A computed fold for a 71-nucleotide RNA from a marine sediment metagenome, annotated as transfer RNA.
[in-house]
RNA sequence: GCGGGCGUAGUUCAAUGGCAGAACCCGGGCUUCCCAAGCCCGUGAUGGGGGUUCGAUUCCCCUCGCCCGCU
Numbered sequence: 001g002c003g004g005g006c007g008u009a010g011u012u013c014a015a016u017g018g019c020a021g022a023a024c025c026c027g028g029g030c031u032u033c034c035c036a037a038g039c040c041c042g043u044g045a046u047g048g049g050g051g052u053u054c055g056a057u058u059c060c061c062c063u064c065g066c067c068c069g070c071u
Stems, first nucleotide, its partner, number of pairs: 001070007010024004018054001026042005047063005
């Protein structure tokens, strides 16, 4: 330098065009003499920019980061 893959919550993963969900973590409550466990409730995310579309995590372009291959 060329090609491919990945990027969503603090972490690990869903969501193939129509209100972004789950688990763990974190906060609060219930329970307990206390702690842990258990149960209930809650906070919090689409790497960045542009385009297509009535509507984009999803499709297209550029860019950034990580990984793999080739040279």
Rfam family: tRNA. The family's RNA type in Rfam is transfer RNA. The coordinates come from a structure-prediction model, not an experiment, and the mean pLDDT is 84.